[in-house]
RNA sequence: GUGGACCGCGCGGGAGAGAGUGGCGAGGGGCCUUUUCGGGUUCCGAAACCGCCGCCGAAGGCGCAACCGGCCCCCGGAAACGCUCAGGCAGAAGGGCCGCGCGGGCAGG
Repeated sequence: GUGGACCGCGCGGGAGAGAGUGGCGAGGGGCCUUUUCGGGUUCCGAAACCGCCGCCGAAGGCGCAACCGGCCCCCGGAAACGCUCAGGCAGAAGGGCCGCGCGGGCAGG
């Protein structure tokens, strides 16, 4: 000085599954009433929250686990597999993974 694997950051791409249903609800419209304030009734009704049913797996988590390693019948790591606790099922956010750039880097030459 170069520096695979690997790590971090940034940018781009990125799947799946009900815009399900009911309640509550900011607010808005109509009608009646009231000097006014206000009251009654009815319709529409966002987000959040609560309930019910169905579903997804690619944040995370878990597995009695495919596979890998070791001092080997035990221990460790652990999947795109499985479970769906969490999360998610219009959009947004997130998103395994892929590409590019920057930085750090160990083995090796």